[in-house]
RNA sequence: GUCUUGAAGCGGGGGUGCCCGGCAAAAUGCCGGGCUGAGAGAGUCCCUUGGAACCUGAUCCGGUUUGUACCGGCGUAGGGAGCUUGCAGAGUCGAAUC
Repeated sequence: GUCUUGAAGCGGGGGUGCCCGGCAAAAUGCCGGGCUGAGAGAGUCCCUUGGAACCUGAUCCGGUUUGUACCGGCGUAGGGAGCUUGCAGAGUCGAAUC
């Protein structure tokens, strides 16, 4: 000098689907089980501008499946939530503070 990964303090953003069975007149709802996944109102689970966490496109396109779930494309697309912590001196038990 460059790159990568962090730490602390105080915050912020996000998603919660599909299938099967039961209860239920039906719908909604509730209970149990299964699938993928970090996470299925669930765990500080994930993400926080170096931003694919997540949303729109999208009741999209291709594949696959019990399944509009799942995988890939779309995607060099458009959006999307952040600041501080440096050095020296004075001061104080240490801080704060200047």
TPP riboswitch aptamer (THI element) from Rhodanobacter lindaniclasticus, 98 nucleotides, folded computationally.
Its mean pLDDT, the model's own confidence on a scale to 100, is 76.
Its Rfam family is "TPP riboswitch aptamer (THI element)". Gene Ontology term of the family: thiamine pyrophosphate binding.
The sequence was found by an Rfam model in a public genome assembly.
Of the family's consensus pairs, 91% are formed in the model.